A computed fold for a 73-nucleotide RNA from uncultured Candidatus Saccharimonas sp., annotated as transfer RNA. Taxonomically the source falls in Saccharimonas (SeqCode) (Bacteria, Candidatus Saccharimonadia, Saccharimonadales (SeqCode), Saccharimonadaceae (SeqCode)). It matches the Rfam family "tRNA". Rfam links the family to the GO term triplet codon-amino acid adaptor activity. The family's RNA type in Rfam is transfer RNA.
Formats: sequence, structure tokens, C1' cells
RNA sequence: GGGGGUGUAGCUCAGUGGUUAGAGCAGUCGGCUCAUAACCGAUUGGUCGAAAGUUCAAUUCUUUCCACCCCCA
Repeated sequence: GGGGGUGUAGCUCAGUGGUUAGAGCAGUCGGCUCAUAACCGAUUGGUCGAAAGUUCAAUUCUUUCCACCCCCA
């Protein structure tokens, strides 16, 4: 330099144009227990990497850029 992949909650990931974006773990509060763990219930937490475009509507499609990973040279 060329090609490809990934980017969504503190972490691991799902979601694939259409109701206010979800799960597990973690956190907080409570229950249970003599107590801790485990278990059970509730709850907090997101400008979906950035900007623009298409669309009635974009996390999702397109373009550019940024970060990381892989391949080729």
C1' cells in the first nucleotide's frame, strides 16, 4: 500500500429497517441463613465508535473517517 472482519450496558454477546434496544454475568436493595456462599425477587446502567447520505422511519442499508484483529504485498 491492497483486501476482509469486528465496534451495542462495567464485561461476554444477541438483535438486522417499524411498539420506549435486550440477555447472562457484574453492581445496588431486599428475601432466605446463626453467618457466608449458593438460591429467589426487585432495581440501576446505553446518544448502538464518529460524521454525512438514502428512507415516512436507521443499531440495521450506503459513503467517509477512527480504533482493534486477520490475510496479501